Model confidence (mean pLDDT): 80 of 100. Transfer RNA from Pseudoalteromonas sp. G4, 74 nucleotides, folded computationally. Its Rfam family is "tRNA". Rfam classes the family as a transfer RNA. Rfam links the family to the GO term triplet codon-amino acid adaptor activity. About the family: Transfer RNA (tRNA) molecules are approximately 80 nucleotides in length. The organism belongs to Pseudoalteromonas, within Bacteria.
[in-house]
RNA sequence: GGGUCUGUAGCUCAGUUGGUUAGAGCGCCACGUUGACAUCGUGGAGGUCGGUGAUUCGAAUUCACUCAGACCCA
Numbered sequence: 001g002g003g004u005c006u007g008u009a010g011c012u013c014a015g016u017u018g019g020u021u022a023g024a025g026c027g028c029c030a031c032g033u034u035g036a037c038a039u040c041g042u043g044g045a046g047g048u049c050g051g052u053g054a055u056u057c058g059a060a061u062u063c064a065c066u067c068a069g070a071c072c073c074a
Stems, first nucleotide, its partner, number of pairs: 001073007010026004019057001028044005050066005
C1' cells in the first nucleotide's frame, strides 16, 4: 500500500427485506425478605447504535468518507 471482518448499556451479545417503544443476560441502585450477607421477588437508572455527511416520508439497518481494533496479501 491492497483486501476481509468487527464497532449497539459498565461487560458479553441479539436486532429477520428500512417502519411500531432499541432489547436480553450479567453487573449497578432502591425496596421487600434476613440478626447480617447471599439467594429470591418487585421496581428503577444507564444508549444520541464508533464519528461526519448523504439517500429516504422514515436509517442501528442503505451509500460515501473517516476513526479504532483483528486477520490475510504485498